A computed fold for an 84-nucleotide RNA from a Pyrinomonadaceae bacterium, annotated as transfer RNA. The same sequence occurs in records of 2 taxa. Taxonomically the source falls in Pyrinomonadaceae (Bacteria, Pseudomonadati, Acidobacteriota, Blastocatellia). Model confidence (mean pLDDT): 80 of 100. Rfam family: tRNA. It is annotated as a transfer RNA.

[in-house]
RNA sequence: GCCCGAGUGGUGAAAUUGGUAAACACAGCAGACUCAAAAUCUGCCGUCCGCAAGGACUUGUCGGUUCGAGUCCGACCUCGGGCA
Numbered sequence: 001g002c003c004c005g006a007g008u009g010g011u012g013a014a015a016u017u018g019g020u021a022a023a024c025a026c027a028g029c030a031g032a033c034u035c036a037a038a039a040u041c042u043g044c045c046g047u048c049c050g051c052a053a054g055g056a057c058u059u060g061u062c063g064g065u066u067c068g069a070g071u072c073c074g075a076c077c078u079c080g081g082g083c084a
Base pairs, nucleotide, nucleotide: 001083002082003081004080005079006078007077010026011025012024019067028044029043030042031041032040046057047056048055049054060076061075062074063073064072
């Protein structure tokens, strides 16, 4: 230099004929239980604004196509593999 694969919450990850982003698990927080704790059970759990109701934003980055993009296209970044 060229080719292939991967990048989604705090972590592992799901979501493919393009149509509710984050299912499920772990971690975390609150509560129940306990003398106390562990285990177990219940609820919550991306970011920002807001007292709340609610609103806006978010799939490595920036663009493009489309009514609609995590998904398709282009460039770039990072990681892994291969060829020279």